[in-house]
RNA sequence: GGGCCAUUAGCUCAGUUGGGAGAGCGCAUCGUUCGCAACGAUGAGGUCGUCGGUUCGAUCCCGAUAUGGUCCA
Numbered sequence: 001g002g003g004c005c006a007u008u009a010g011c012u013c014a015g016u017u018g019g020g021a022g023a024g025c026g027c028a029u030c031g032u033u034c035g036c037a038a039c040g041a042u043g044a045g046g047u048c049g050u051c052g053g054u055u056c057g058a059u060c061c062c063g064a065u066a067u068g069g070u071c072c073a
C1' cells in the first nucleotide's frame, strides 16, 4: 500500500423483499423474606462508529472515512 470481516443498550450479540430498534446478562424500583440470595412484576438506558448520497422512507442499498481483526505485498 491492497483484499476481506467486524462496529447496534453498561457487557455479549440478534435484527434484510428498506417502514415496529430488540434479546440475554447487568442496573433501578416494587412484591415475597427478619435479612441476603433466588424468583416475579414494572421501568430506565441507543443520535444503529462518523460524514455524504439514493429513496416518500435507511441498522439494511451506494461512496468516503475512523478503529479493531485477518490475509497478501
Stems, first nucleotide, its partner, number of pairs: 001072007010025004019056001027043005049065005
Transfer RNA from an uncultured Erysipelotrichaceae bacterium, 73 nucleotides, folded computationally. Its mean pLDDT, the model's own confidence on a scale to 100, is 82. The sequence was found in a public genome assembly.